[in-house]
C1' cells in the first nucleotide's frame, strides 16, 4: 500500500421503546435510551420487504419508503497474525 480483523487506544454511530414534528402511509427528523455494530459512513446500481394507487384473471405503477435485510460500488481510524 492491498488483503485481514485479534489485542487495546483515541474516537464514533445507535435498536427497542418514550415525547414532539413531517407525512395518505411504509418511514423520516429532533430530543432522551442503549440491543447492538470493524464501516451500524455514504450511493437506490441488482436482489428482497413494506406502503400508496390500480386491478381483482393475470399482470402492474416515467409511485415513494428500508442502506441496521442481502449483494455490489465509494471512502476511512487503529495495526497482531
Nucleotide at each position: 500500500c492491498u488483503c485481514c480483523g485479534c489485542u487495546a487506544a483515541g474516537a464514533g454511530c445507535a435498536a427497542a421503546c418514550c415525547c414532539g414534528u413531517c407525512g395518505c402511509g411504509a418511514g423520516a427528523c429532533g430530543g432522551g435510551g442503549a440491543c447492538g455494530c470493524a464501516a451500524a459512513g455514504c450511493c437506490a446500481c441488482g436482489g428482497g420487504u413494506c406502503a400508496g394507487c390500480a386491478a381483482g384473471c393475470g399482470a402492474g405503477c416515467c409511485u415513494g419508503a428500508c442502506a441496521g435485510c442481502c449483494g455490489g460500488g465509494c471512502u476511512a481510524c487503529c495495526g497482531a497474525a